[in-house]
């Protein structure tokens, strides 16, 4: 230094629920709270998943309604890239 991950040490982070805000929604932000996490740090690059405002098509006299669809999201879904504390076996 790399691999690896201890009933080690110092720490970090923060699920669900609830409250407030924001958004069409998925979700996100802040507070509370801790399920957990050795990268549960960062990046939507490849997959996968979620939502469907706008749009397209269909039905309908219309109102409306169904389906498709991401340029919207999820990194605590999996991989990849970059960075990273400690040092038992």
């Nucleotide at each position: 230094u790399g691999u690896c991950g201890a009933u080690a040490a110092a720490g970090g982070u923060a699920a669900a629920c609830c409250c407030a805000g924001u958004g069409a929604a998925a979700g996100c932000u802040g507070g509370c709270g801790g399920c957990g996490c050795a990268a549960a740090g960062u990046c939507a690059u490849g997959g996968g998943c979620c939502u469907a405002a706008a749009g397209u098509u269909g039905u309908g006299a219309a109102a409306a309604u169904a389906a498709c669809u991401a340029a919207g999201g999820c990194u605590g879904c999996c991989a990849g890239a970059c960075u990273u504390c400690c040092g038992a076996a």
Notes
A computed fold for an 89-nucleotide RNA from a Chloroflexota bacterium, annotated as c-di-GMP-I riboswitch aptamer. It was read from a public genome assembly, where an Rfam model found it. Its mean pLDDT, the model's own confidence on a scale to 100, is 89.